[in-house]
């Protein structure tokens, strides 16, 4: 340099073009416990990498850019 894949919560990841974008773990609060752990309940946490385009409507489709990974040279 070229090709392909990926980018969504602190982390690991879901998410037919349409309801307020979700789950597990972590963190915080509570219940339970003599205390802790485990378990249970609840809350918080998101510019869906960025900018445009298509569309009535985009996390999803298209283009460019940025970042990461793999392969080839």
């Nucleotide at each position: 340099g070229c090709a392909c894949c990926c980018g969504u919560a602190g982390c690991u990841c879901a998410g037919c073009g349409g309801a307020u974008a979700g789950a597990g773990c972590a963190c915080c609060g509570g219940a339970c416990u003599u205390c802790u752990a485990a378990u249970c309940c609840g809350a918080u946490g998101g510019u869906c990498g960025c900018c445009a385009g298509u569309u009535c409507g985009a996390u999803c489709c298209u283009g460019g850019c940025c970042g990461g990974g793999u392969g080839c040279g």
This is a predicted structure of a 73-nucleotide RNA (transfer RNA) from a Verrucomicrobiota bacterium. Its mean pLDDT, the model's own confidence on a scale to 100, is 81. Its Rfam family is "tRNA". It is annotated as a transfer RNA. RNAcentral holds the sequence, with entries from ENA.